A computed fold for a 75-nucleotide RNA from a Candidatus Pacearchaeota archaeon, annotated as transfer RNA. Its Rfam family is "tRNA". Rfam links the family to the GO term triplet codon-amino acid adaptor activity. Taxonomically the source falls in Candidatus Pacearchaeota (Archaea, Nanobdellati). The prediction has a mean pLDDT of 82.
[in-house]
RNA sequence: GGUCCUGUAACUCAGCCUGGAUAGAGUGUCUGCCUUCUAAGCAGAAAGUCGCAAGUUCAAAUCUUGCCAGGACCG
Numbered sequence: 001g002g003u004c005c006u007g008u009a010a011c012u013c014a015g016c017c018u019g020g021a022u023a024g025a026g027u028g029u030c031u032g033c034c035u036u037c038u039a040a041g042c043a044g045a046a047a048g049u050c051g052c053a054a055g056u057u058c059a060a061a062u063c064u065u066g067c068c069a070g071g072a073c074c075g
Base pairs, nucleotide, nucleotide: 001074002073003072004071005070006069007068010027011026012025013024020058029045030044031043032042033041051067052066053065054064055063
């Protein structure tokens, strides 16, 4: 230098191929219930510019382009 993969909640990931309007799950955190207390269990809540920017579109996490970060392979 080239090709490809990954980037979504504090952490691990799904959703992307096939655009559809409220972005989800588990773990963790917080609150309540339960318990003599803790743990476990049950109920609820908070937490996201979907890596950044631009484009296409009525509409973008999803399609296109560029850039950034990490990784694999080739040279």